[in-house]
Molecule: RNase P RNA; transfer RNA
Organism: Armatimonadota bacterium
RNA sequence: AAAGCGGGCCGGCUGGCGGCUCCAGAGCUUCUCUGGAGAGGAAAGUCCGGGCUCCAACGGGCACGGCGCCGGCGAAUCGCCGGGCGGGAAGACCCGACGGAAAGUGCCACAGAAACAUACCGCCUACGUCGCGCUUUCGGGCGCGGCCGGUAAGGGUGAAAUGGUGGGGUAAGAGCCCACCGGCGGUCCAGUGAUGGCCCGGCCGGGCAAACCCCACUCGAAGCAAGACCGAAUAGGGGACGGAUGAUCCUGCCCGGGGACGUCCCGGGUCGGUCGCGAUAGACAGAUCGCCGCACAAAAACAGAAUCCGGCUUACAGGCCAACUCCACCU
RNA sequence: GCCCCCGUAGCUCAGUGGAUAGAGCGCCUCCGUCCUAAGGAGGGCGUCGGGAGUUCGAAUCUCUCCGGGGGCG
Numbered sequence: 001a002a003a004g005c006g007g008g009c010c011g012g013c014u015g016g017c018g019g020c021u022c023c024a025g026a027g028c029u030u031c032u033c034u035g036g037a038g039a040g041g042a043a044a045g046u047c048c049g050g051g052c053u054c055c056a057a058c059g060g061g062c063a064c065g066g067c068g069c070c071g072g073c074g075a076a077u078c079g080c081c082g083g084g085c086g087g088g089a090a091g092a093c094c095c096g097a098c099g100g101a102a103a104g105u106g107c108c109a110c111a112g113a114a115a116c117a118u119a120c121c122g123c124c125u126a127c128g129u130c131g132c133g134c135u136u137u138c139g140g141g142c143g144c145g146g147c148c149g150g151u152a153a154g155g156g157u158g159a160a161a162u163g164g165u166g167g168g169g170u171a172a173g174a175g176c177c178c179a180c181c182g183g184c185g186g187u188c189c190a191g192u193g194a195u196g197g198c199c200c201g202g203c204c205g206g207g208c209a210a211a212c213c214c215c216a217c218u219c220g221a222a223g224c225a226a227g228a229c230c231g232a233a234u235a236g237g238g239g240a241c242g243g244a245u246g247a248u249c250c251u252g253c254c255c256g257g258g259g260a261c262g263u264c265c266c267g268g269g270u271c272g273g274u275c276g277c278g279a280u281a282g283a284c285a286g287a288u289c290g291c292c293g294c295a296c297a298a299a300a301a302c303a304g305a306a307u308c309c310g311g312c313u314u315a316c317a318g319g320c321c322a323a324c325u326c327c328a329c330c331u
Numbered sequence: 332g333c334c335c336c337c338g339u340a341g342c343u344c345a346g347u348g349g350a351u352a353g354a355g356c357g358c359c360u361c362c363g364u365c366c367u368a369a370g371g372a373g374g375g376c377g378u379c380g381g382g383a384g385u386u387c388g389a390a391u392c393u394c395u396c397c398g399g400g401g402g403c404g
Stems, first nucleotide, its partner, number of pairs: 003325002007321004012294002015292004020038008040302001044313002047311005052223002055220001059255004065218002068215001069083005084098001085096004099214002104212002106208003120155002122151003128147008163181006182204002184201003188197003227275004237266006249257002332403007341356004349387001357376001358374005380396005
């Protein structure tokens, strides 16, 4: 210097004029004047959690649901910070729902003998047995073939084939034995812990749990159109069904409890206001803008509050800051 | 604003781990006819809304984004 990598910040202006909304004060009548305040890093998606409100009382159990390595923070199972382990990259660095497959069930298409208890081709004939041939010191021995078998080395199939490589061993083979590597288990050591290290034990049992499930932790439900109050209106109208043999409710079920109305159809009335609602945005579900100037190469990205707060995710023109990596050159 | 549901062919739908995703109607080509219709033969015409992840394997399971619809005074 170029490329890259992750992080933090900004994403116009305390300029002028005019407009809009709200608040305060004044004029004083329905308008005017003065002063003040007026979108975001995501206000978005509504994904996760909390405040708050209501469900007669958040009674018990089960089910459903939940992204489940360790430590810390935190209101929080989400999240953030740090660490461990696994995977990827040349590296800075990135990614990971990351308990259990030896509790049980299920699935593993096609191919293949076999997808979890099997042997197609192949290899072997030690053991057992049958037949034939040769031989014999009559006890048997040898050879060939068959059956019963042994094997999981090799071939082949597959995403995956019963730890891998090498050697010994064997009838042929095999952790059967040995060395190294990988996994699992155990002692000791280090660490708060996940885990790591040394040593020992042949212990070596396919994968899938974002399939059911088991274990651990957690979870009452609905949502500000929640809900509270005032006012207005009106006939608490007609019909059907269910209901003290318990409707409906405690928001899936059971127990337990409360308890007389509940659901639907037809026909009407009213469909206004205040609070909830914000210790400096804020409503009538509705304001937050336009022009000029300035700096700039150019005002130009994504986008606009409606209960509040903490996170996550997604969108985003351009710019600034410091750090790191690789390569090239120079010293 | 808050809550819920859906997205597969032009339309209506099936398919809920297994290869190359099906059905009916429609559409296209041919036959048939003087021409058309009916009828017959043939043809799937598709980014399973997009992108990631789990898995050997995803339309199907999970997450996220997009689009559409419905309910709540």